[in-house]
Context: one part of a larger RNA
RNA sequence: UUGGGUUUAAAGGGUGCGUAGGUGGCGUGUUAAGUCAGUGGUGAAAGCCUGCAGCUCAACUGUAGAGGUGCCAUUGAUACUGACAUGCUUGAGUAUGGACGAGGUAGGCGGAAUUUGUGGUGUAGCGGUGAAAUGCAUAGAUACCACAAAGAACACCGAUAGCGAAGGCAGCUUACUGGACCAUAACUGACACUGAGGCACGAAAGCGUGGGGAGCGAACAGGACUAGAUACCCUGGUAGUCCACGCCGUAAACGAUGCUCACUCGAUGUAUGCGAUAUACUGUAUGCGUCCAAGCGAAAGCGUUAAGUGAGCCACCUGGGGAGUACGCUCGCAAGAGUGAAACUC
Repeated sequence: UUGGGUUUAAAGGGUGCGUAGGUGGCGUGUUAAGUCAGUGGUGAAAGCCUGCAGCUCAACUGUAGAGGUGCCAUUGAUACUGACAUGCUUGAGUAUGGACGAGGUAGGCGGAAUUUGUGGUGUAGCGGUGAAAUGCAUAGAUACCACAAAGAACACCGAUAGCGAAGGCAGCUUACUGGACCAUAACUGACACUGAGGCACGAAAGCGUGGGGAGCGAACAGGACUAGAUACCCUGGUAGUCCACGCCGUAAACGAUGCUCACUCGAUGUAUGCGAUAUACUGUAUGCGUCCAAGCGAAAGCGUUAAGUGAGCCACCUGGGGAGUACGCUCGCAAGAGUGAAACUC
């Protein structure tokens, strides 16, 4: 390389949009580039293969023939692919109507709790643990009441639920805004699928500047435990966690399962539509689940939401370690990220 693979053995890119490229629905006509057929030319000699011959045989050699994937020219064929023209509606999109949801962004508002402060009542403890101690407290703590301030998060509803491309999204409300879905079948008429590069988004932690700081809490300090205890437990506590703007670009970014299309028994629950109705139920579409037929699978299991049967495109794998390291390059303020070996060794 071919082949074979990618849920768990090595292997699906974190996710989307999209360039080039690859692939592409149903007809008719033209063309004849691909494709197929015929003919001609070329395809050196030697070699290979076949016949015959020469060295006593063979190797070897001579001679005659065959073959020669290919290339060129020419004459035809037209099913398929391509090109061009023209048409179609089922793919795709649009329109009209409907309905859905923690989808997104910005603003406003609310109550519970916590902490702190002030005032009041009140007196000797509080707190914490397996047990304690550090700690707080007669300069009046803890507890209870009233008032005030601050920041962060939104109990119940709440779900096996919903939405989003993924990350993710939850108090209430307003404005702006994205979206799938259902019904109608009015319009366009293949406008499609995938997508190397590219661009955008991307949890937490971290970084820069400026705010904010209640609770929690890396680091740190103290108290315990212990042989020790740089821990687990306790008392404190700084960064951080929060906001604005700008970076970072990684995760077990997981369904460890790329996207799109078609096909292949059923049962049952649920969310949102639509239709019919005898208002019992039932049909259908799109989602979210559970269990199973066929089939698949090494098995576990998957099973119309496939890991089944096929098609198209992309990404990735090729024994373990060395190593996601070194070097180089690109990006980054840095941390580092991306790309990514070899020697050697088993």

A computed fold for a 346-nucleotide part of an RNA from a marine sediment metagenome, annotated as small-subunit ribosomal RNA, central domain. Model confidence (mean pLDDT): 87 of 100. RNAcentral holds the full RNA, with entries from SILVA.